[in-house]
Context: one part of a larger RNA
């Protein structure tokens, strides 16, 4: 060095289980509620089963029967219209006495008895309206009468139900039941609960305008950076005419204000930025609706819908002397497709036929459909009890990049250090180095690299705690500081917590600082984190949730290969 036994378990990103942690699916399940639609079950009204009688009420009609006060006036004038007479003298006018009933307390309107015996009431002055003198036919209140009819209320008995002492008893049109309707209704069912995101959640956004990023055409992303709009105005629109702003400086003036000078704009332009503009697109007058009707050649934009511009023609205007100009606004935001539905209109269809519905076409109208190219008219939550496709297109563990952040370490001295930078220490500032911190990226690995701490076994580095050589010194000496060299060997045992740290007792010469898949779990444990079972606190309607807390919780693997160790042959 070869081969073979026996071991060991560092690696084969070892084997097992298409990762249970995370995310993603217009993926399941279950569970929860003041999502949402539905519905059992309850409740209540009404209707069919469902009859009979009677009191008192209420509606309607029809008859009769009675009411009607603003002022002004003789005075309690319901309204129209006719109207110059009406009534009364034994068939008793008026007016007195009593009752009664309405009333705005004025007076009105009935009844009966006694008395008396012949008049009394109308046109006239007032009034918007004249006589209830008289006669129709309404209106509003009122009594009576009939008839219809509602519901309440009592009671019946012959449906119905109950009970069994069966020629009966209790109840009783109620109850049960049928039908329709309406509250309520997680007790039941079906669904929904968005997307973008330096992982998801939280948080923020989602459409349209301006500008920058934009790299001199156009376009051009990011949770780049800056602001605005969901409109407004009958004039801030059309003409046609005149006109020029705005700031400084100086006189004048207490200021306003007026003159004069520079100055293309530093000002206006309903509003955000920007572009544009003084020959106005600005300011001001005067007369008007063109903020029009039917078209629309040709162009820009856009995957497309769809937007934007737009000369010309015809009608019918507006202003101008006219030549022209006006199809809203100096431009660029002020918005919403399709269904569906509502109004007005039109020489159209009109299901045998005339109509009618409905439709057609024409103008309009209803949407923070704001997640703004809008799945539905109509929607929220938990799952540590979970599952399923599936990602290393994406998060926690390590690895890798990076090096802010951190450690070290150098420069430069300002200063402290009595005095002197540099024995020590060393601000501001500046250049390195490492890859042990806490990040950022998300590049292998989600068809699995097992995760904190401890035991055990360890091995590497020096930026050295000891031990060993030096320099320097603010080193008398001991004792220290500080730098340099230098990894041979060595770096404790115990209390507390799961801890690693870290305090604390002892006590050493010291009781080093890291790396190594924060070494090591196919080597052990399993206390801690992080399933399932309980309970606190807080939070939440709830279901359930807490980098909160508390108890209890299955750690599999006969070693084939490479390494290593031992023995034996060769």
């Nucleotide at each position: 060095c070869u081969u073979g036994u026996a071991g060991c378990u560092a690696g084969a990103c070892g084997g097992a289980a298409a990762g249970a942690c995370c995310c993603c699916g217009u993926g399941c399940a279950c569970u929860u509620u003041u999502a949402c639609u539905a519905u059992a079950a309850g409740c209540a009204u009404a209707u069919a089963u469902u009859g009979u009688a009677a009191a008192a009420a209420g509606u309607u009609u029809a008859a009769u029967u009675u009411u009607g006060u603003g002022u002004a006036g003789a005075a309690u004038a319901g309204g129209u219209g006719g109207g110059a007479g009406c009534u009364g003298u034994u068939u008793g006018a008026a007016a007195u006495c009593u009752u009664u009933a309405c009333g705005c307390a004025a007076g009105u309107a009935a009844a009966u008895u006694a008395u008396u015996u012949a008049g009394g009431c109308a046109a006239c002055u007032u009034u918007g309206a004249a006589a209830u003198a008289c006669c129709a036919c309404c209106c509003u209140u009122u009594u009576u009468u009939a008839a219809a009819u509602u519901g309440u209320u009592u009671a019946c008995u012959c449906a119905c139900u109950c009970u069994a002492u069966u020629u009966a008893g209790a109840g009783g049109a109620c109850a049960g039941u049928u039908u329709a309707u309406g509250c309520c209704g997680g007790g039941u069912a079906g669904u929904u609960u968005a997307g973008c995101u330096g992982g998801g959640g939280c948080g923020g956004c989602u459409g349209c305008c301006u500008c920058c990023u934009a790299a001199a055409a156009a376009g051009u992303a990011a949770c780049g950076g800056a602001g605005g709009c969901g409109u407004a105005c009958a004039a801030a629109g059309g003409u046609a005419a005149a006109c020029u702003c705005a700031a400084a400086u100086a006189a004048u003036u207490u200021u306003c204000a007026u003159u004069a000078u520079u100055u293309u704009a530093g000002a206006g332009c309903g509003u955000a930025a920007u572009g544009g503009u003084a020959u106005a697109u600005g300011u001001u007058u005067g007369c008007c609706u063109g903020a029009c009707u039917g078209u629309g050649a040709g162009a820009u934009u856009g995957a497309u819908a769809a937007a934007u511009c737009g000369a010309a023609c015809a009608g019918a205007g507006a202003u101008g002397a006219a030549a022209a100009u006006c199809g809203g606004u100096c431009a660029u935001a002020g918005u919403g497709a399709u269904c569906c539905g509502g109004u007005g209109g039109u020489u159209c269809u009109u299901c045998g036929u005339g109509g009618a519905a409905a439709g057609a076409c024409c103008a309009u109208c209803g949407c923070u459909c704001a997640a703004c190219a809008a799945a539905u008219a109509a929607a929220a939550a938990g799952u540590a009890c979970g599952c399923c496709g599936g990602g290393g297109a994406u998060a926690a563990c390590a690895g890798g990049c990076u090096g802010a952040u951190g450690c070290c370490u150098c420069u430069c001295u300002a200063g402290a250090g009595c005095u002197c930078u540099u024995a020590u220490c060393g601000a501001c500032a500046g250049g390195g180095g490492c890859g042990u911190u806490u990040g950022g990226c998300a590049c292998c690995u989600c068809g699995a690299u097992g995760u904190c701490g401890g035991c055990u076994c360890a091995u590497c580095a020096c930026a050295u705690c000891c031990u060993g050589a030096a320099g320097c010194u603010g080193a008398a000496g001991a004792a220290g500081g500080u730098u340099u060299c230098a990894a041979g060997g060595g770096u404790u045992c115990g209390g507390c917590u799961g801890u690693u740290c870290g305090c604390c007792g002892a006590g050493u010469a010291a009781a080093g600082u890291g790396g190594u898949a924060c070494g090591c779990g196919a080597g052990c444990u399993g206390g801690g984190u992080u399933u399932a079972g309980a309970a606190c606190g807080u939070c939440g309607u709830g279901a359930g949730a807490c980098a909160g807390u508390u108890u209890g919780g299955u750690c599999c693997c006969u070693a084939u290969c490479u390494a290593c160790u031992a023995c034996a042959a060769g």
Large-subunit ribosomal RNA, domain V from a metagenome, 570 nucleotides, folded computationally. The RNAcentral record of the full RNA draws on SILVA.